[in-house]
Context: one part of a larger RNA
């Protein structure tokens, strides 16, 4: 001058504490660890790794095994030489790659062949050699500068004090005055109002609704309380859609972990160079005694089942979305109308009425497992999704611990999208219903300032 302390003093956060609902106990689903393995590629490990890189692992992808094949190469650039070799198609061999043969069409911009080597070419090592991107303390109030004073000097002052704030916000006082990079604010949603256009939106007027400009909130304004007040702080009150930062988001200071990421990309140095490079075909990444993470699904009656009825959003749609109609118990199929979409289409569920089951391992509850069938695709054995019918497993609210969450939150309920031939229980988003609690800051954890 830091850090630190089971010293002190002051503040703060769903940090405790009050409420709500979870996880830990079942079953399965990613994902790890561990074991196996011929390989189960790599990488992330306390918070801040573990449904995380992967916004989709049959085949590719794929970087691992096995096997079979090239060697100027799959991919560039030059150099010499050859011609019509080049594309499509046809045969034999093979699992392909690939090797051979054989005629036929089309074309001269160019392609393609062969030789030589410079060289390609490495998801091989190193993130403790880097860039850049990124986590993370943390949206936490802080971190410097300049001039100046003070000290012999490291250094201090500023940035403290005293109020206050969400805030190194602000007001006073002050060896100290200013200033930057954070704070706030400027930006985007949203929530009122005004204007202006109306297409495809509304039955129609044009209220809504959709685009685009603006207004509108600033403790401005009264009344009190507390203050030396002007800073602000409590309470109320006009006016307002909204009241004191009206809600959310973006937006992360000096720095800290030699923190992560050479496999996303660049990139030094090392190292492979007929193999550590490529290309084909199978197989693996999907194994499974067993532990850990994170969902989902339940245990049931606020419920399970049937049967009729109703009300979004955000998005996508031409290799695309796909109505009505018909067939099939259904997954789905058949024909197909409209749509390059505010015009077509894709659209709810919980929830509201009835009936039904009466407390039971059950008309709870869905694992597993047969069997028949769709779908996607060169191709569902390892290894996809789905439907019927059958089968009906644990499991009767979870030890110790442990987790989110303070309002349109939390719990619940469904829907779309990206990724995509197909494949969601993740993940990103949209809405629909919609609680309880908060005495308060002693204690736990984490942060800030003085001391």
């Nucleotide at each position: 001058u830091g850090a630190c302390g089971g010293g002190g003093g002051a503040g703060c956060g769903c940090a405790c504490a009050a409420c709500c609902g979870g996880u830990g106990g079942a079953g399965c689903a990613u994902g790890u660890g561990g074991u196996u393995u011929a390989a189960u590629u790599c990488g992330a490990u306390a918070c801040a790794a573990a449904g995380c890189g992967a916004a989709a692992a049959a085949c590719c992808u794929u970087a691992c095994c096995c096997a079979g094949a090239c060697u100027u190469g799959a991919c560039a650039u030059c150099u010499a030489c050859c011609u019509a070799u080049g594309u499509u198609c046809u045969c034999u061999g093979g699992a392909a790659a690939c090797a051979g043969a054989u005629g036929a069409u089309c074309u001269u911009a160019g392609u393609g062949g062969u030789a030589u080597g410079a060289c390609a070419g490495g998801u091989g090592a190193u993130g403790c050699a880097u860039g850049g991107c990124u986590g993370u303390c943390g949206u936490c109030a802080g971190c410097u500068c300049g001039u100046g004073u003070c000290g012999u000097g490291a250094g201090a002052c500023g940035u403290c004090c005293u109020c206050u704030u969400a805030a190194g916000u602000g007001a006073g006082g002050u060896a100290a005055c200013g200033a930057g990079c954070g704070c706030a604010a400027c930006c985007c949603u949203u929530g009122u109002c005004c204007u202006g256009u109306g297409u495809u939106a509304u039955a129609u007027u044009u209220g809504u609704c959709a685009c685009a400009g603006g207004a509108g909130a600033c403790u401005g304004c009264c009344c009190u309380a507390c203050u030396u007040a002007u800073a602000g702080u409590g309470g109320g009150g006009a006016g307002g859609a909204a009241g004191g930062a009206g809600a959310g988001g973006a937006u992360g200071a000096c720095g800290u972990c030699a923190a992560g990421u050479c496999a996303g990309c660049a990139u030094g140095u090392c190292c492979c160079u007929u193999a550590c490079g490529u290309c084909u075909g199978g197989g693996g990444c999907u194994a499974c005694a067993c532990a850990c993470a994170u969902c989902c699904u339940a245990c049931a009656a606020u419920g399970g089942a049937a049967u009729g009825g109703a009300c979004a959003a955000c998005a996508g749609g031409u290799a695309g979305c796909a109505a009505a109609g018909c067939c099939g118990c259904a997954a789905g199929g058949c024909c197909a109308a409209g749509c390059c979409a505010a015009u077509c289409c894709c659209u709810a569920a919980a929830c509201c009425a009835u009936u039904u089951c009466u407390c039971a391992g059950u008309u709870c509850g869905g694992a597993u497992u047969g069997a028949g069938g769709g779908c996607u695709g060169c191709a569902a054995c390892c290894c996809g999704c789905c439907c019927u019918c059958a089968u009906g497993a644990a499991g009767u609210c979870g030890g110790a611990a442990u987790c989110g969450g303070u309002a349109g939150u939390a719990a619940u309920c469904g829907c779309a999208a990206a990724u995509c031939a197909g494949c969601a229980g993740g993940u990103u988003g949209c809405g629909g219903u919609g609680a309880a609690u908060a005495c308060g800051u002693u204690c736990u954890c984490g942060c800030u300032c003085c001391u």